[in-house]
Small-subunit ribosomal RNA, 5' domain from a Candidatus Omnitrophota bacterium, 577 nucleotides, folded computationally. Model confidence (mean pLDDT): 84 of 100. The sequence was found in a public genome assembly.
Context: one part of a larger RNA
RNA sequence: GAGUGAACGCUGGCGGCGUGGAUUAGGCAUGCAAGUCGAGCGAUCCUUGUUGCCAAGAGGAAUUGAAGUCUUCGGAUGGAUGUUCUUUAAGGUGACGCUGGAUAGCGGCAAACGGGUGAGGAACACGUGGGUAAAGUACCUUGUGGUGGGGCAUAGCCUCGAGAAAUCGAGGGUAAUUCCCCGUAAUCCCUGGAACCUGGAAUGGUCCAGGGCAAAGAUGGCCUCUACUUGUAAGCUAUCACCGUAAGAGCAUCCCGCGUCCUAUCAGGUAGUUGGUAGGGUAACGGCCUACCAAGCCUUAGACGGGUAGCUAGCGUAAGAGCGUGUUUAGCCACACCGGGACUGAGACACUGCCCGGACUCCUACGGGAGGCUGCAGUCGAGAAUCUUUCACAAUGGACGAAAGUCUGAUGAUGCGACGCCGCGUGGGGGAUGAAGGUUUUCGGAUUGUAAACCCCUUUUAUUGGGGAGGAAUGUUGUCGGGUGAAUAAUCUGACAAUUUGACUGUACCCGAUGAAUAAGCCACGGCUAACUCCGUGCCAGCAGCCGCGGUAAUACGGAGGUGGCAAGCGUUACUC
Numbered sequence: 001g002a003g004u005g006a007a008c009g010c011u012g013g014c015g016g017c018g019u020g021g022a023u024u025a026g027g028c029a030u031g032c033a034a035g036u037c038g039a040g041c042g043a044u045c046c047u048u049g050u051u052g053c054c055a056a057g058a059g060g061a062a063u064u065g066a067a068g069u070c071u072u073c074g075g076a077u078g079g080a081u082g083u084u085c086u087u088u089a090a091g092g093u094g095a096c097g098c099u100g101g102a103u104a105g106c107g108g109c110a111a112a113c114g115g116g117u118g119a120g121g122a123a124c125a126c127g128u129g130g131g132u133a134a135a136g137u138a139c140c141u142u143g144u145g146g147u148g149g150g151g152c153a154u155a156g157c158c159u160c161g162a163g164a165a166a167u168c169g170a171g172g173g174u175a176a177u178u179c180c181c182c183g184u185a186a187u188c189c190c191u192g193g194a195a196c197c198u199g200g201a202a203u204g205g206u207c208c209a210g211g212g213c214a215a216a217g218a219u220g221g222c223c224u225c226u227a228c229u230u231g232u233a234a235g236c237u238a239u240c241a242c243c244g245u246a247a248g249a250g251c252a253u254c255c256c257g258c259g260u261c262c263u264a265u266c267a268g269g270u271a272g273u274u275g276g277u278a279g280g281g282u283a284a285c286g287g288c289c290u291a292c293c294a295a296g297c298c299u300u301a302g303a304c305g306g307g308u309a310g311c312u313a314g315c316g317u318a319a320g321a322g323c324g325u326g327u328u329u330a331g332c333c334a335c336a337c338c339g340g341g342a343c344u345g346a347g348a349c350a351c352u353g354c355c356c357g358g359a360c361u362c363c364u365a366c367g368g369g370a371g372g373c374u375g376c377a378g379u380c381g382a383g384a385a386u387c388u389u390u391c392a393c394a395a396u397g398g399a400c401g402a403a404a405g406u407c408u409g410a411u412g413a414u415g416c417g418a419c420g421c422c423g424c425g426u427g428g429g430g431g432a433u434g435a436a437g438g439u440u441u442u443c444g445g446a447u448u449g450u451a452a453a454c455c456c457c458u459u460u461u462a463u464u465g466g467g468g469a470g471g472a473a474u475g476u477u478g479u480c481g482g483g484u485g486a487a488u489a490a491u492c493u494g495a496c497a498a499u500u501u502g503a504c505u506g507u508a509c510c511c512g513a514u515g516a517a518u519a520a521g522c523c524a525c526g527g528c529u530a531a532c533u534c535c536g537u538g539c540c541a542g543c544a545g546c547c548g549c550g551g552u553a554a555u556a557c558g559g560a561g562g563u564g565g566c567a568a569g570c571g572u573u574a575c576u577c
Base pairs, nucleotide, nucleotide: 001577002576003575004574006573007572008571009570010569013424014423015422016421017420018419019417020416026380027379028378030377031376032375035109036108037107040106041105044102045101046100049096050095051094052093053092054091057088058087059086060085061084062083063082068077069076070075116335117334118333125260126259127258128257129256130255131254136251137250140248141247142246143245144244145243146242148182149181150180151179157172158171159170160169161168162167188212189211190210191209192208193207195206196205197204217240218239219238220237221236222235226233227232228231261307262306263305268298269297270296273295274294275293276292277291278290279289280288310332311331312330313329314325315324316323317322337358338357339356340355341354360371361370362369363368390413391412392411396410397408398407399406400405427457428456429455430454437448438447439446440445462514463513464512465511466510467509471504475499476498477497478496479495480494481493482492483491484490521566522565523564524563525562526547527546528545532561533560534559535558536557542549543548
């Protein structure tokens, strides 16, 4: 001089982009961070429609014909009450289908991603270059072939029971794209066989024989074919799904060469140790594991031990060689309270899954249970020190779904911090009586200083008023064209039209109004090192990076005036080159 995830002191106007728990991988209240599919399934509930039954009440018709009134005593009038029929109908109940919706359970996919942290690990962990004649793969893509028949359960539900709770047990009964059996099948798998091909080498490929292994439906539309005649479906058709196999892409495993800190005040280490045979295990090679056999194997080119550390791309510095470092971002690894274990699954020995042991915290009826922020916020603690218990799925991406869509503390935004970098501003021009005041003085003056006042301008910024993008692509509906199709249905796809979706946000930006109005500090001034005088102090108080200063004229201490440097910062401390 340059740099930093910095901290501290003084000071502090604005914006953009970044960045922010480096210490206790210490403990955690609270909320959220992984769900989705009803177009797989049976139930349950709500809504809407049709229909059946019951039916309060109300209206109408027929019949009955009381009291009362009139009477010529014959009756007339009057209409209460009862019965029957019919219309309407609140409400209740059942069935059916449908329209729409909701969900506990079974089932499928996802939950192994995304997000966090760096404790451990000196190792094929990472980096780089190779190998597999030793090997896996759900979703996706391409090709090819198939999807026939039957059955047993079980949750939900119902009836009981145990328990404070967490939860659990018994009996009955039900569905499926759950589970099982049979059939069918090869370029798949197993066994056996001969020759050929590739190759350094068959354990690979080609061929033959025997044996073995699979599947599931759902939704929409239609009547061309078939079935009974309408209209439907066991029919046709479209989309999605299902099974086998071959390949691809992406992903993951294994092996090897080379590289990767300090220490000899660590010199010998090793019994599954090193190799072989046989077997087990794995997707797969292998002491990976087991039995037996042999006695090997590593090491001064540093074995073994101890210490330290996530690795890399990068980053800092330097002319370079090098040295230091690994924060944010990206790739890989490891971990998920501590230790161990397996289950499920294409994939885990699984952060918000399971089991066991331990420490800690909480609930308890004392018998027994519950939990895991190194996710996002937030809290306590320790510390010199590190942020909002915010908004939204609008965009990008992910999971599920046919789709609409749902979920997403990933992500996009926002808030806080001068923590960093960059940009802007705190005004511009004129203005000498060189004003006042301050400081100094040899008392003449000098300096602060065009600095101020004053005059003329401007309005970035600020305040206020008005206008106002872009981030939007999708999605839905319709029309037209094309594909499948018997079809003008349906569905897929392309174009066009209409309409719809923004957290940030009335944001960026633009226009107007007001008015110099809202905005400067910090450090230094003996030499190194740019910048000097006065006063106070008197080896005191103090300064100091080094040399050093201070004991009565201190440019070195403290204050003042002046000056120099940098500037929304300036200095100090720590660390690196």